[in-house]
This record gives sequence, C1' cells and structure tokens, in this order.
RNA sequence: GCCGGUGUGGCUUAGCUGGUUAUAGCGCCAGACUCAUAUUCUGGAGGUUCGAGGGCUCAAAUCCCUCCACCGGCA
Repeated sequence: GCCGGUGUGGCUUAGCUGGUUAUAGCGCCAGACUCAUAUUCUGGAGGUUCGAGGGCUCAAAUCCCUCCACCGGCA
C1' cells in the first nucleotide's frame, strides 16, 4: 500500500430482508427474605441512540461515501 472482518449501557451481547418503545445476561442501586451475609425474588437507574462525520429515504443501529480504532490475510 491492497483486501476482508469487527465497533451497540460499566462488561458481554441480540437486533443488519430499513418500519417507528434499541434487547438480554452479568454488574450497580433500592426493597422483600435472614439474627446477619450470601443465594433467591421484585422493582429501578444507566445508551449525549448504536466508533466519528456526511448522504439517500416519509423513515437509518441496519443502505451508500469518507475518516478513526482494533483484528486477520496478501505484498
């Protein structure tokens, strides 16, 4: 330099045939239970809305373009 893949709450992750409220688990907070802790159960908060910017569209995490980071391959 060329090609391919990945990027979504603190961590891991679903959603990629565009369709209107972005999902689950763990973790965190509160409550129940317990003498107490843990386990278990219930509820809640947490995403400047999906790496950044721009575009197409009535509508974009999802399609297109550029860039960034990481991983792999080729030279």